[in-house]
RNA sequence: ACAGUAAAAGGGCUAACCUGACCGAAAGGCAGGGGCGCAAAGUCACAGGUCUAAUGUAUGAAAAAUACAAUGACAGCUGGACUGCCUGG
Numbered sequence: 001a002c003a004g005u006a007a008a009a010g011g012g013c014u015a016a017c018c019u020g021a022c023c024g025a026a027a028g029g030c031a032g033g034g035g036c037g038c039a040a041a042g043u044c045a046c047a048g049g050u051c052u053a054a055u056g057u058a059u060g061a062a063a064a065a066u067a068c069a070a071u072g073a074c075a076g077c078u079g080g081a082c083u084g085c086c087u088g089g
Stems, first nucleotide, its partner, number of pairs: 002089001003087002012038002017033004022029002036076001042082003046079003049074003055069005
């Protein structure tokens, strides 16, 4: 440097769901419990994808309602970039 179909040690992370007299308009996040799973389930929204629509725009008599649009999110959807533990080779 490449590889990991395998085994082991120390371990690591933590889906659904539950709780919060926490944050947020929401999606979602955070904390505690939980444990389906994960060898990058570590980091980064760069490309695609998905979720949301405060706000803006349009329609509208309208502070109703509807539609559209990230500047808001998801890294445990796929690809990409960067970094990293262990190890038969």

This is a predicted structure of an 89-nucleotide RNA (c-di-GMP-I riboswitch aptamer) from Gorillibacterium sp. The source organism's lineage runs through Bacteria, Bacillati, Bacillota, Paenibacillaceae and Gorillibacterium. Of the family's consensus pairs, 95% are formed in the model.